[in-house]
């Protein structure tokens, strides 16, 4: 002085599921309770495989079971969050910044 990952903020895009029922209310909206659904806010789970530890068997490297821990997601679960337009959210994607950090 440049700059990959990631992280922050701004602005775009951005799905998928009951206009469900009954009660309340300052009343066509909110709220509660039931049920029935959704995965893409967040949160949980875990294959190969990776390292140890324990047991057999081997002259040895090493095989072979057993459990322990790491160990991914758009997959699973659905806690929570959602399920007519509007609005809000919204993983994730483009743009355009900013702050560092690390490599070189």
């Nucleotide at each position: 002085a440049u700059u990959a990952c990631g992280c922050c903020g701004u602005c775009u895009g951005g799905a998928g599921a009951g206009c469900c029922a009954u009660c309340g209310c300052a009343a066509c909206g909110c709220g509660a309770u039931g049920c029935a659904c959704c995965g893409a806010a967040g949160g949980a789970g875990c294959a190969a495989g990776u390292g140890g530890c324990c047991a057999g068997c081997g002259g040895g490297c090493g095989c072979u079971g057993g459990g322990c821990a790491c160990g991914a997601a758009u997959c699973u679960c659905u806690c929570a969050g959602g399920u007519a337009u509007c609005a809000a959210g919204g993983a994730c994607a483009g743009a355009g910044g900013g702050a560092g950090c690390g490599g070189c």